[in-house]
Context: one part of a larger RNA
């Protein structure tokens, strides 16, 4: 390389948009690039292969036949491609609706916590397995009233909703993206995938400037212990929050790439629609559970497939060395991406 694979054995890029490329719906037409068929030329000889023959056999030698490819020419027209003319089922637009923690900004609210001020009040509070460090007669804890600050939004809350993923949850307003349903007016294949590329991307971390209630790496102290650089306790700095910029990684998981079609049922639920007085039934799109065929090493998956097929991309090829070294690109740094070998089992 071929082949075989990628839920859990090695293997699906964290996610999207999209360029090249690859692949691509139905009908008709003429042409004939691919394709197929016939004929001719070329394909040196030797060699090879098949077959026949000659040296007693063989090696060796001789005869005959024979390949793809390329060129010329004559045809065929199903398929692929190009062109022309159409179609509406794929795709999209417009229209009518309802649902939603989808995104951004501004404003507002209550509960709790901490601190401060004032009142009441007195000796404890706090913490633990038990304690101690700590706080408290300079009046704490508790309790009442007031004030300030920051962060998060109980109940509702639901294998419920929305989003491409990361993720999104108090309320109001403004701006804004997407999906779904219905009907079928318009466009007429405008589609799918996607190497490079671009964008987004939890937490932690970094830069500048703010902010800092609670929590809390580091750190300090108290315990525990043989020790205890831990688990437990008392404190506590970065950080957590905001603005702008960077980083670009996660068990970024459904450990399951995207799209399309097909393939028993049963039962919940969300958003619509249709019929019905209702019960309910049907249907489209999501989201769950169970289960048959089939698949699977088994576990299990099973219309949200890991089934049956098709297209395109990514990736794997024994364990360790190693996601490391070196080189390169990116980054302020931390580091990220790309990515070996010796050696060894």
């Nucleotide at each position: 390389u071929u082949g075989g694979g990628c839920g859990u054995a090695a293997a699906g890029c964290g996610u999207g948009c999209g360029u090249a490329g690859g692949c691509g719906g139905c009908u008709a037409g003429g042409a004939a690039g691919g394709u197929c068929a016939g004929a001719g030329g070329u394909g040196a000889a030797a060699g090879g292969c098949a077959u026949g023959g000659g040296c007693u056999u063989a090696a060796c030698c001789c005869g005959u036949g024979u390949a793809a490819g390329c060129c010329u020419u004559u045809g065929a027209a199903a398929c692929c491609g190009a062109c022309u003319a159409g179609c509406u089922u794929g795709a999209g637009u417009a229209c009518a609706g309802g649902a939603g923690g989808g995104g951004a900004a501004a404003g507002u609210g209550g509960a709790a916590u901490u601190u401060c001020u004032a009142g009441u009040g007195u000796a404890g509070c706090g913490g633990u397995g038990a304690a101690a460090u700590g706080c408290g007669u300079a009046g704490a804890u508790a309790u009442u009233a007031g004030a300030a600050a920051g962060a998060a939004c109980a109940c509702c809350a639901g294998u419920g909703g929305c989003g491409a993923a990361g993720g999104c949850g108090a309320c109001u307003u403004u701006c804004u993206g997407g999906a779904c349903u219905g009907a079928a007016a318009c466009u007429g294949a405008c589609g799918c995938u996607a190497a490079g590329g671009c964008a987004c991307g939890a937490a932690a971390g970094c830069g500048u400037g703010g902010g800092u209630a609670g929590c809390g790496a580091a750190c300090a102290g108290g315990a525990u212990u043989a020790g205890a650089u831990a688990c437990c306790c008392u404190g506590g700095u970065a950080g957590u929050c905001c603005a702008c910029g960077c980083u670009g990684u996660a068990a970024a998981c459904g450990a399951u790439g995207a799209u399309u079609a097909c393939u028993a049922g049963g039962u919940g639920u969300c958003a619509g629609c249709u019929a019905g007085a209702g019960a309910u039934a049907g249907u489209u799109g999501g989201u769950g559970c169970c289960g048959g065929c089939g698949c699977a090493a088994a576990c299990g998956c099973a219309a949200u497939a890991a089934g049956u097929a098709a297209u395109c991309c990514g990736c794997c090829u024994g364990g360790g060395g190693a996601g490391u070294a070196c080189g390169g690109u990116c980054g302020c740094a931390a580091g990220a991406c790309u990515a070996a070998a010796a050696c060894u089992c």